[in-house]
């Protein structure tokens, strides 16, 4: 060097034939306990790796770059 995939919330993932982006742990807040923990109700928390283009409308299409894996040489 060459192919071939991943990049989404504090962590681990969905997710969409293009139309206001979710779970599950975590966190905070309540309720219950004498009190911690469990348990059970609720909040908040993302410019969807950058940029550029197609498009009324990009997390999704396309192009470049950037970090990352895996082959191959």
């Nucleotide at each position: 060097g060459c192919u071939c995939g991943c990049a989404u919330a504090g962590c681990u993932c969905a997710g969409u034939a293009g139309g206001u982006a979710g779970a599950g742990c975590a966190a905070c807040g309540c309720u219950c306990u004498u009190g911690u923990a469990a348990a059970g109700c609720g909040u908040g928390g993302g410019u969807c790796g950058u940029c550029u283009g197609u498009u009324c409308g990009a997390u999704u299409c396309a192009g470049a770059c950037u970090g990352u894996g895996a082959g191959c040489u």
Predicted 3D model of a 73-nucleotide RNA (transfer RNA) from an uncultured Clostridiaceae bacterium. Its Rfam family is "tRNA". It was read from a public genome assembly. Its mean pLDDT, the model's own confidence on a scale to 100, is 81.